Overview: Model confidence (mean pLDDT): 82 of 100. Small-subunit ribosomal RNA from an uncultured prokaryote, 1460 nucleotides, folded computationally.

C1' cells in the first nucleotide's frame, strides 16, 4: 500500500382491486437432540437436566542444608513418624445466591502486602519447657490420660534503636551462629514492584393491578473498634434521609471482554478461552495466617449416608475419570510429568487429574476419496407409449490408463541449539499392491430448482402457510424418471434476519387499532428581538485510559484450507488539559411585533336569580244539547241515557313558550329559545397610550359536564318505561290501540358517563381563489348602495394530500412545540386486585385458549316489501275451458315373481312410445347354448350355399328323419378367391354403472335486445368511458349531443310462403266463343281459372300537422297491400354441473357356461288412493230424421288423368224442460275383421241395459283476427288398434279504458355485513362433547413481617474462688496466663398475630371449539319497527320500551347555497 463497499423479496382476506393488517415461507446460527445412512484425516467441541446422591482410585506437598530420636548401612550415607519452616488463601470446579459499588468504566485517599527487588542498620547476653521417646492405663474403634527424659531456625524476658505513640516530660519496641567452600538464611527501618482491602460519578432486566419507605434510620459529640475512612459499634442529643428523574415492595437473572444476527441502528445471548464476584452438603461461628471467615482446615446446629462391643464415632466429587438417578442428551475408573506452568527444596529431586498426549463421538468447522479416458447396436432389463417410439444413457459392458486416500514391507522427524520425548515407530518419504473394500438423504401443486404411471377413494394419509384425498390425485402410497445437497441429509427446539410488525435511524391516529367529554393549572418540556461576560451543551487538537483473545488489514507457518503465529488498524467509551464563541444555556442591560392593560364603542337563546304574560291541553262548576264518541290497515278494549263526544261562560293546576327562527347567534364543551328587572363571565371592533416576554403546552392535580338512574323534600297539568287490558299473529312477553306508575319540573346533595361526532387535542407561523351570510369600522357618493379592512360562521374550488373517499387559509397542505392514544381478530374494556360511589356501577386493566384472517375504500355483479322510466294475454276488458260427473291417457303410491327403465316446478307427468296381444321387450319363471344370434385372424373338411316339402320327439329353442329345386369361380396345372360346416385361442356380446369423465343433440331464460372488441383517454388498480344522457323505436332501431372514434356477435334485411299484378309456357289443366259427346269426351283455343318459371310491387316514396330544420310520430291520398302487410324458417354471449351414456359415438369401471345368446309362458295393462292432459256430456244456438253444396292438404312404387272421397257445418220438419227421444258409462247376448294366437290383453257392429251427470268450491288456463270458439278431413307409426300428435281447410265472433295493482324481463340510479350472489347472510337462548380460565366452604405448601420464648459455638465485656514453667520479687507473693463463673449479642427451634404467592377442591360463573340439533328471526335492502351510543325497567331468546344523543338512515317533498 491496506484496515471503508452497504440494505431483493414471496405466499396468504376479495368475484376482482387498492390499503391497512397480522400469520407463514426463502438466509444466517447453534454445547444441541432424533430418524435414515455412513470410507479417511486435520483442527475444534462434548451433562445446558438434579448446586441430586455418591462405592473406588487419585487431585498438596516439600523440606534431615532448622531439631531431638528410632532403624538400615557398603561406613560415603540413606529411610522415616514427631517437633519445626514454608505451601495448603494458587492452581481445579460448578453458578446456588446476588438487581448489589456485584461487574463495567474512569476517578480518588484515609490502608495493608509473605515469597521479591533497592538502599540503611543490626543479630549482644540468657532461660524456661515441650512432642517424639519410655514406663503406667482407658477404649470396640476413633482417639485417648497420667508420670518420667530431650532438642531446636518452636517459645520467653533482658541488652542494643535510624522506628512507632507523644506537643513534651517520656513511654513503647527485634533478632537464629542455623549450615556453611561460596552462596542460602535470621531482625529492624526506608523505598519500589506485585497482590489485596476501601470510597465516588456514570451504565447495568421486568412490573405502578408494588406508592409511599426508614429507628441506627439520616447528621453531630464523646467513646470503641479496624490494616483502613465511615453508624462499623456504642451513649447522648437533633429529626433527618431516600422517592414518579420510581423509593419500597415483587418477579427474573453471575457481570464482562465477547458471541450469533443485522446494511448500520439495534436485537437475541453470556457453552469452550480471558478477567472480575459469590459459593462449596444445609445455617452460623471464629481460629490461624501477609493473606481465609478457608472446595480436598476447625467448632456448633441441622438433614442425609456409613462403622459400632449402642458407650460412641465417621464423612461431604460444584478437581480427575467413574457409579446410580434424572433426562431427548452429553466422553476413559487411560499415558506422562517428555513440554509449559505451579509448590517445596542449596540442589539431586520430590509432587502436580493444572497441563500436554492418547481414547470415545459425523457433534461441529475445513480438506480429500469412493476413479479417468475411449465407448452406439443407443444391448439387455426398468418404466412410460398416441404401439411408431421415447427414457434411463456413454450410463453399462467391453478396451486402455491411473493408484490419491487404504493395505503390506522400508526410511523415519521437529517439537529439545548440552541430557531427558507420553504422544509414536506417530507425521512425512520411498516401494509394492489391485479398479480393486467406499453413496446416501431430502425433494419434485404455488412459495421453489424439479413429473409421469400404478394403487387406494373425504378412507388411509399429507401439510410451513394456501390447501390436498369424496374412482381418470403432477399434493395420499409404491414405482420410473428428475431437481437440490454429499459423508451426509432431512425434521424438531430455540435465536437474529426479512419484520419501516415498537418505527433513534424509521411508523401512526377523519372513515382500517388510535384525540382524554371540556377547561384551569402543578411539576416538566419547549420559547421573540438586540448587546455584553461566562463557556455547561457543542465544536477542534493535545494527553491519559479503553487487559490479553476475538472481529477486520498486510504478512507468515503447516501440500491447501480450517487452524495457528507476527504486526498493524480498530475498540465508535471514559476521565483530563488547551483553544473557539456561531447556535443551545447561565448572568447582566435593553427594545416592542407575542402576551396582557387602560379609554370608547358594539353584537348576542352566555350564566345566576326575582317577577310577570298569552295560547293550547287537561280537570272542576254552571248553561245548550242528544246519542254516540274516541280510536284503527280494521277492530276491540274505553267514555256515554246517572247526558258523553260537540259548543258557550266561569275558575284551577302544571309544564312549555307557536309565529320571528335562518349551514342565524353566544358559550371551553355539555349546553342555551316568550318578556322585565337585578348581579355577572366571555368576546368584537377602533385609537395605538401603558407594562415589557409577564408566553405555549401540560404527566399527576382540580373543577364543570346531556340523557338516564340514586338520596331527602316538596309538586306533579301533559307525555310516560314497568304493569294491565283490546288488537295483530302460528305464537306476540313486540310494533297498533286504550289506560296508567315511576320520573319528565322545583330545592339540596350524589353519580361522571354518551355516535359526549367535526368520529378530525392545543397552540404558532407559511401557503392561489370565487361566493353567500353574522358582528364592528372606515372611505365614496347616486343617502342606500357600492369598494376597503378585522374577526365568526357556510359552499365550491386550485396547487398539494390522501388507499380511496374526501380534505383544501375554519386542512386531513407544508413546517415547529407540548400533551394522549395506537401496535391482528376473538377471548374483553371482561377477570382478579386498588381508588371512587348509598347503590346503579364507574375507573384503571390482564392471562390461558382459539382462528387465519377480522377490516377500509372503491369496483363489477346480484338482490331490496329502494325509486324513476319502459315493455310483455302480465293485469284490466271480453270469449271460452280446467277444477265437479263418467271415460281414455300419463304420472306418484302401493301390490307384485315381474308390475323394466328414463324424464320432476316454470323448462317431468296424451313425455321418450309416429301407435307394449306374440314380437317390440330391455322386467320375471322355466328350459336350453358357450368363440357364442354378429365382425376379423388361423388350421382342417366339403363344394356347397340357400329355398320349398313331409314325418317324429318336444311347451318350443332344438334334435333326428325325409322329398323336390338348385348344382360356384379363375388358372395350362398346382393354386387362389368365395361359400358352408367342425376345430383352437385372440376376441366378440352387455338396453350393466357413471349425463358430476365427455362428443352430439334437445330444453329454458327468450326471438328478451342484448353481448363485446380494437385503439384512444380517464383512474395506483379492479375498471370506467365507447353502451351514460335528450327524443325516438317492435328493437343497442335511428337522431342529436358527448373522449371518444370505429368494429363484430345479436336486431332489421337477405329465404320459404300466403295476399296484388303483368309476362313466359298451356299437358294430364282451362271452357268464353265456334263445333261435337252420356261425360272438356273429341275438335280448335290459351281470355279466364289453375299450375310453376322469372319479374313487377310497398320506399314513410307523396301531401298536410307536430318535433329541435334531425330521427320519428299522427292524419290523408292512391294502392290489391301503409308503416314490420300476414304465416314460416332463424335462437347473440351466455345461465341451469338442465335432459340424454336407453337414438348414436365415446374414456374409464365392472359380468364373460354370464350382468351374453336362444326359446315358452307372464308382466309392462295390477288398484283402498292422489294428481296432471283430454274426450264424452249435463242438453233446445240442442237431440233425432231428411236434404245437401262447396274444400284444402295428403296418401294409394307411376297418375294435376284413377281411387281414399263420404265432408262437417248450413237448410227443411219433429220433439218442448224432463234425468228426458239429453247423456252414454257399465253389463249381457250374437256377429266383423286383423292376425299363428284377441284368457289374461284388439278394434268394429246388431239388439237389449241406460250409472253418474242439470254447468261445477277455493284455485287455475287459452286466446287480440281470418285469432278465438266450432266443424269436419288427411296422415304417420300401423297386420290389427287414436278421445293422442302433425298437418288441411270450412263458418266465425267479443274486446283492450288503461299500467294502480300481480307475474316476468330490460335501461337508469340507490342501499347492501351478499359473490354458492336473498333459496344469500346472520344473531341469542337451550341441549350434548371437549378445551382453557374465573369465584368458592376449605386444605396443603413455600416466602416474608411482627411480638414474644429458647438460645449452642464463638468472639467481646466484666469477673476469676481454683490451677499456674520462663519475668520481678523484700521469697510471702506479685505481673501475665489457663480452666471456670456471669452478662449482653447470636445460628437452630418454639408459640402467636398477620401479609403475599402457588397446589388441589364438592359446587358454580361466564367464554371458545365442534360435523348434524331444539326455539324464534335481532341485524345486513326503508330487513319488512331505519339502525346504532348512553342509562333504566322487563321478557325464553334474539331483543322491547321509555328519556336523551348520533348519522356511520332509505325514499319523498320543501328551504337555503353553488356553478354554468
Nucleotide at each position: 500500500c491496506a484496515a471503508a463497499c452497504g440494505g431483493a423479496g414471496a405466499g396468504u382476506u376479495u368475484g376482482a382491486u387498492c390499503c391497512u393488517g397480522g400469520c407463514u415461507c426463502a438466509g444466517g446460527a447453534u454445547g444441541a437432540a432424533c430418524g435414515c445412512u455412513g470410507g479417511c484425516g486435520g483442527c475444534g467441541u462434548g451433562c445446558u437436566u438434579a448446586a441430586c446422591a455418591c462405592a473406588u482410585g487419585c487431585a498438596a506437598g516439600u523440606c534431615g542444608a532448622a531439631c531431638g530420636a528410632a532403624c538400615c548401612u557398603u561406613c560415603g550415607g540413606g529411610u522415616u513418624a514427631g517437633u519445626g519452616g514454608c505451601g495448603g488463601a494458587c492452581g481445579g470446579g460448578g453458578g446456588a445466591g446476588u438487581a448489589a459499588c456485584g461487574c463495567g468504566u474512569g476517578a480518588g485517599a484515609a490502608u495493608c502486602u509473605g515469597c521479591c527487588c533497592u538502599c540503611a542498620g543490626g543479630a549482644g547476653g540468657g532461660g524456661g519447657a515441650u512432642a517424639a521417646c519410655g514406663g503406667c492405663u482407658g477404649g470396640g474403634a476413633a482417639c485417648g490420660g497420667c508420670c518420667g527424659c530431650u532438642a531446636a531456625u518452636a517459645c520467653c524476658g533482658c541488652a542494643u534503636a535510624u522506628g512507632c505513640c507523644g506537643c513534651g516530660a517520656g513511654g513503647u519496641g527485634a533478632a537464629a551462629c542455623g549450615a556453611a567452600u561460596u552462596u542460602c538464611g535470621c531482625c529492624u527501618g526506608a523505598g519500589g514492584a506485585u497482590g489485596a482491602g476501601c470510597u465516588c460519578g456514570c451504565g447495568u432486566c421486568u412490573g405502578a393491578u408494588u406508592a409511599g419507605c426508614u429507628a441506627g434510620u439520616u447528621g453531630g459529640u464523646g467513646g470503641g473498634g479496624u490494616a483502613a475512612a465511615a453508624g462499623c459499634c456504642u451513649a447522648c442529643c437533633a429529626a433527618g434521609g431516600c422517592u414518579u428523574c420510581g423509593a419500597u415492595c415483587a418477579g427474573u437473572a453471575g457481570c464482562u471482554g465477547g458471541u450469533c444476527u443485522g446494511a448500520g441502528a439495534g436485537g437475541a445471548u453470556g457453552a469452550u478461552c480471558a478477567g472480575c464476584c459469590a459459593c462449596a452438603c444445609u445455617g452460623g461461628g471464629a481460629c490461624u495466617g501477609a493473606g481465609a471467615c478457608a472446595c480436598g482446615g476447625c467448632c456448633c446446629a441441622g438433614a442425609c449416608u456409613c462403622c459400632u462391643a449402642c458407650g460412641g464415632g465417621a464423612g461431604g466429587c460444584a478437581g480427575c475419570a467413574g457409579u446410580g438417578a434424572g433426562g431427548a442428551a452429553u466422553a476413559u475408573u487411560g499415558g506422562a510429568c517428555a513440554a509449559u506452568g505451579g509448590g517445596g527444596g542449596c540442589a539431586a529431586c520430590c509432587c502436580u487429574g493444572a497441563u500436554c498426549c492418547a481414547g470415545c463421538c459425523a457433534u461441529g468447522c475445513c480438506g480429500c476419496g469412493u476413479g479417468a479416458g475411449u465407448g452406439a447396436u443407443g444391448a439387455a432389463g426398468g418404466c412410460c407409449u398416441u404401439a411408431g417410439g421415447g427414457u434411463u444413457g456413454u450410463a453399462a459392458a467391453a478396451c486402455u490408463c491411473u493408484u490419491u486416500a487404504g493395505c503390506c514391507g522400508g526410511u523415519g522427524a521437529c517439537g529439545a541449539u548440552a541430557a531427558u520425548g507420553a504422544c509414536g515407530g506417530u507425521a512425512a518419504c520411498c516401494g509394492g499392491u489391485a479398479a480393486a473394500g467406499a453413496a446416501g438423504c431430502c425433494c419434485c401443486g404455488g412459495c421453489u430448482a424439479a413429473u409421469u404411471u400404478c394403487g387406494g377413494g373425504c378412507c388411509a394419509g399429507c401439510a410451513g402457510c394456501c390447501g390436498c384425498g369424496g374412482u381418470a390425485a403432477u399434493a395420499c402410497g409404491g414405482a420410473g424418471g428428475g431437481u437440490g445437497c454429499g459423508a451426509g441429509c432431512g425434521u424438531u427446539a430455540a435465536u437474529c434476519g426479512g419484520a419501516a410488525u415498537u418505527a433513534c435511524u424509521g411508523g401512526g391516529c377523519g372513515u382500517a387499532a388510535a384525540g382524554c367529554g371540556c377547561g384551569c393549572g402543578u411539576a416538566g418540556g419547549c420559547g421573540g428581538c438586540c448587546u455584553g461576560c461566562c463557556a455547561a451543551g457543542u465544536u477542534g487538537g493535545g494527553g491519559g485510559u479503553g487487559a490479553a483473545a476475538u472481529c477486520c488489514c498486510g504478512g507468515g507457518g503447516c501440500u491447501c484450507a480450517a487452524c495457528c503465529c507476527c504486526g498493524g488498524a480498530a475498540c465508535u467509551g471514559c476521565c483530563u488539559c488547551c483553544a473557539a464563541a456561531a447556535c443551545u444555556g447561565u448572568u447582566a442591560a435593553g427594545c416592542u411585533a407575542g402576551a396582557g392593560g387602560a379609554u370608547g364603542u358594539g353584537a348576542g337563546a352566555g350564566g345566576a336569580u326575582a317577577g310577570u304574560g298569552g295560547a293550547a291541553u287537561u280537570c272542576c262548576g254552571a248553561g245548550u244539547g242528544u246519542a254516540g264518541a274516541g280510536g284503527u290497515g280494521a277492530a276491540a278494549u274505553u267514555c256515554g241515557u246517572a247526558g258523553a263526544u260537540a259548543u258557550u261562560c266561569g275558575g284551577a293546576a302544571g309544564a312549555a313558550c307557536a309565529c320571528c327562527a335562518g349551514u342565524g347567534g353566544c358559550g371551553a364543551a355539555g349546553g342555551c329559545g316568550a318578556c322585565u328587572g337585578u348581579c355577572u363571565g366571555g368576546c368584537a371592533c377602533a385609537u395605538u397610550u401603558c407594562u415589557g416576554a409577564c408566553g405555549c403546552u401540560g404527566a399527576g392535580g382540580u373543577g364543570c359536564g346531556a340523557a338516564a338512574g340514586c338520596g331527602u323534600g316538596g309538586g306533579g297539568a301533559g307525555c310516560a318505561a314497568a304493569c294491565a287490558g283490546g288488537a295483530u299473529u302460528a305464537g306476540a312477553u313486540a310494533c297498533c290501540c286504550u289506560g296508567g306508575u315511576a320520573g319528565u319540573c322545583c330545592a339540596c346533595g350524589c353519580c361522571g358517563u354518551a355516535a359526549a361526532c367535526g368520529a378530525u387535542u392545543a397552540g404558532g407561523g407559511c401557503c392561489a381563489g370565487u361566493u353567500g351570510u353574522c358582528g364592528g369600522c372606515a372611505a365614496g357618493c347616486a343617502u342606500g348602495c357600492u369598494u376597503g379592512u378585522c374577526g365568526g360562521u357556510g359552499a365550491c374550488g386550485c396547487a398539494g394530500u390522501u388507499a380511496a373517499c374526501g380534505c383544501a387559509u375554519u386542512a386531513a397542505g407544508c413546517c415547529c412545540u407540548c400533551c394522549g392514544c395506537c401496535u391482528g381478530g376473538g377471548g374483553a374494556g371482561u377477570a382478579c386486585g386498588g381508588u371512587c360511589g348509598c347503590a346503579a356501577g364507574a375507573u384503571u386493566a390482564a392471562a390461558a385458549c382459539u382462528c387465519a384472517a377480522a377490516g377500509g375504500a372503491a369496483u363489477u355483479g346480484a338482490c331490496g316489501g329502494g325509486g324513476g322510466c319502459c315493455c310483455g294475454c302480465a293485469c284490466a276488458a271480453g270469449c271460452g275451458g280446467u277444477g265437479g260427473a263418467g271415460c281414455a291417457u300419463g304420472u306418484g303410491g302401493u301390490u307384485u315373481a315381474a308390475u323394466u327403465c328414463g324424464a320432476a316446478g316454470c323448462a317431468a307427468c296424451g313425455c321418450g312410445a309416429a301407435g307394449a296381444a306374440c314380437c317390440u321387450u330391455a322386467c320375471c319363471a322355466g328350459c336350453c347354448c358357450u368363440u357364442g344370434a354378429c365382425a376379423u385372424c388361423c388350421c382342417g373338411a366339403u363344394c356347397g350355399c340357400g329355398g320349398a316339402u313331409u314325418g317324429u320327439g318336444g311347451a318350443g329353442a332344438c334334435a333326428c328323419a325325409u322329398u323336390c329345386c338348385u348344382u360356384c369361380a379363375u388358372u395350362u396345372a398346382g393354386u387362389u378367391g368365395g361359400a358352408u360346416c367342425g376345430g383352437u385361442g385372440a376376441c366378440a356380446g352387455g338396453u350393466g354403472c357413471u349425463g358430476c369423465a365427455u362428443g352430439g343433440c334437445u330444453g329454458u331464460c327468450g326471438u328478451c335486445a342484448g353481448c363485446u372488441c380494437g385503439u384512444g383517454u380517464c383512474g395506483u388498480g379492479a375498471g370506467a368511458u365507447g353502451u351514460u344522457g335528450g327524443g325516438u323505436u317492435a328493437a343497442g332501431u335511428c337522431c342529436c349531443g358527448c373522449a371518444a372514434c370505429g368494429a363484430g356477435c345479436g336486431c332489421a334485411a337477405c329465404c320459404c310462403u300466403c295476399c296484388c299484378u303483368a309476362u313466359u309456357a298451356g299437358u294430364u289443366g282451362c271452357c268464353a266463343g265456334c263445333a261435337u259427346u252420356u261425360a272438356g269426351u273429341u275438335g280448335a283455343g290459351c281470355a279466364c281459372u289453375c299450375u310453376a318459371g322469372a319479374g313487377g310491387g310497398a320506399c314513410u316514396g307523396c301531401c298536410g300537422g307536430u318535433g329541435a330544420u334531425a330521427a320519428g310520430c299522427c292524419g290523408g291520398a292512391g294502392g290489391a297491400a301503409g308503416g314490420u302487410g300476414g304465416g314460416g324458417a332463424u335462437g347473440a354471449c351466455g345461465u341451469c354441473a338442465a335432459g340424454u351414456c336407453c337414438u348414436c359415438a365415446u374414456g374409464g369401471c365392472c359380468c364373460u357356461u354370464a350382468c351374453g345368446g336362444g326359446c315358452u309362458g307372464g308382466g309392462c295393462u295390477a288398484c283402498a288412493c292422489a294428481c296432471g292432459u283430454g274426450c264424452u256430456a249435463c242438453a233446445a244456438u240442442g237431440g233425432c230424421g231428411g236434404u245437401g253444396a262447396c274444400a284444402g292438404a295428403g296418401g294409394g312404387u307411376u297418375a294435376a288423368u284413377c281411387c281414399c272421397u263420404a265432408a262437417a257445418a248450413g237448410c227443411c220438419g219433429u220433439c218442448u224442460c224432463a234425468g228426458u227421444u239429453c247423456g252414454g258409462a257399465u253389463u249381457g247376448u250374437c256377429c266383423u275383421c286383423u292376425g299363428c294366437a284377441a284368457c289374461u290383453c284388439g278394434a268394429g257392429g246388431g239388439c237389449a241395459u241406460g250409472a253418474a251427470g242439470u254447468u261445477g268450491g277455493a284455485a287455475u288456463c287459452g286466446c287480440u283476427a281470418g285469432u278465438a270458439a266450432u266443424c269436419g278431413c288427411a296422415g304417420a307409426u300401423c297386420a290389427g288398434c287414436a278421445u293422442g300428435c302433425u298437418g288441411c281447410g270450412g263458418u266465425g265472433a267479443a274486446u283492450a279504458c288503461g299500467u294502480u295493482c300481480c307475474c316476468g324481463g330490460g335501461c337508469c340510479u340507490u342501499g347492501u355485513a351478499c359473490a354458492c350472489a336473498c333459496c344469500g347472510c346472520c344473531c341469542g337462548u337451550c341441549a350434548c362433547a371437549c378445551c382453557g380460565u374465573g369465584g368458592u366452604c376449605g386444605u396443603u405448601g413455600g416466602u416474608u413481617u411482627u411480638a414474644c420464648c429458647c438460645g449452642a459455638c464463638g468472639a467481646c465485656g466484666c469477673u476469676g474462688c481454683g490451677c499456674u514453667a520462663a519475668c520481678c520479687u523484700u521469697c510471702g507473693g506479685g505481673a501475665g496466663g489457663c480452666a471456670g463463673g456471669c452478662g449482653g449479642c447470636c445460628a437452630c427451634g418454639g408459640u402467636a398475630a398477620g401479609a403475599u404467592c402457588a397446589g388441589c377442591g364438592a359446587c358454580u360463573g361466564g367464554g371458545g371449539u365442534g360435523a348434524a340439533g331444539u326455539c324464534g328471526u335481532a341485524a345486513c335492502a326503508a330487513g319488512g319497527u331505519a339502525g346504532c351510543c348512553g342509562u333504566a325497567g322487563g321478557g325464553g331468546a334474539a331483543c322491547c320500551u321509555g328519556c336523551g344523543g348520533c348519522u356511520g338512515g332509505a325514499u319523498c317533498a320543501c328551504c337555503u347555497c353553488c356553478u354554468u

The sequence is in RNAcentral, with records from ENA.
Rfam family: Bacterial small subunit ribosomal RNA.